Formats: sequence, C1' cells, structure tokens
RNA sequence: GUACGAUAAAGGCAAAAUUACCGAAAGGUAAUGACGCAAAACUAUGGGUCUAAGGCAAUGUUUGCUAUGACCGCCGGGUUGCCGAA
Repeated sequence: GUACGAUAAAGGCAAAAUUACCGAAAGGUAAUGACGCAAAACUAUGGGUCUAAGGCAAUGUUUGCUAUGACCGCCGGGUUGCCGAA
C1' cells in the first nucleotide's frame, strides 16, 4: 500500500413515527427520534421498484398504457474516506 473487518479506539450516518413546508403523486427538505448501517458517503452509469401531472387509447366519465418524475437505507458499477486486531 492492497485485500480484509475485531466484544478494539475515536467518531459518523439516521429507519419507522410525529410536526411544518414543497410536490399531481411517488417522494424530498428541516426539527424531534433511533430501526439499523463498515461506506446507510457521493454518483441515476446498468438493472430493478414506485408514481402518472401531462400525453395517448378505450369508454359513459371511469379505466388502462406511458417518465421527461422519484428511490443510492433495492442490487450491481464508478469515485472518495476513518482505524488497524486476526
């Protein structure tokens, strides 16, 4: 240095829920909170999942399809990072 990940040390992030705001929604932001996480840091690059405003289609006014929207705490890829037992 790389790989790797301990009943180590110093720390870090923050699920659900509640409140407020944004959004058509999915969801996001902030506060409280802590389910958990060795990358639960960043990235929409590959897949997957969610939503359907708008558009299209069918109809008896509802239904269906669709991402240009969203999710990195769904999986993989890329980039970066603390420590140093086996």
Molecule: c-di-GMP-I riboswitch aptamer
Organism: Clostridiales bacterium